Predicted 3D model of a 73-nucleotide RNA (transfer RNA) from Irineochytrium annulatum.
Its Rfam family is "tRNA". About the family: Transfer RNA (tRNA) molecules are approximately 80 nucleotides in length. Rfam links the family to the GO term triplet codon-amino acid adaptor activity. The family's RNA type in Rfam is transfer RNA.
The RNAcentral record of the sequence draws on ENA.
Its mean pLDDT, the model's own confidence on a scale to 100, is 81.
[in-house]
RNA sequence: UCCCGAGUAGCGAAGUGGUUAACGCGCAUCCCUUCUAAGGAUGAGAUCGUGGGUUCGAUCCCCACCUUGGGCU
Numbered sequence: 001u002c003c004c005g006a007g008u009a010g011c012g013a014a015g016u017g018g019u020u021a022a023c024g025c026g027c028a029u030c031c032c033u034u035c036u037a038a039g040g041a042u043g044a045g046a047u048c049g050u051g052g053g054u055u056c057g058a059u060c061c062c063c064a065c066c067u068u069g070g071g072c073u
Stems, first nucleotide, its partner, number of pairs: 002071006010025003018056001027043005049065005
C1' cells in the first nucleotide's frame, strides 16, 4: 500500500428497509428475609462509531472517514 471482519445501554448481545431497538448480566426502588445471599415485582438507562447519499421511510443499502481485530506483499 492492498484485502476482509467488527463498532447497537455500564458489559455482553439480537435485530439486515417500516409502526415502542429485543434479550441476559449489572444498576435503582419496593416486597420477602433476624441480617446477607438467593427469590419476586416495578423502573431507569441507546440521538445504533462520525459525516454525507439513496429512499415515502435507514440500525439495515451506497460512499468517505474514525477506532479496533486479522490477512497478503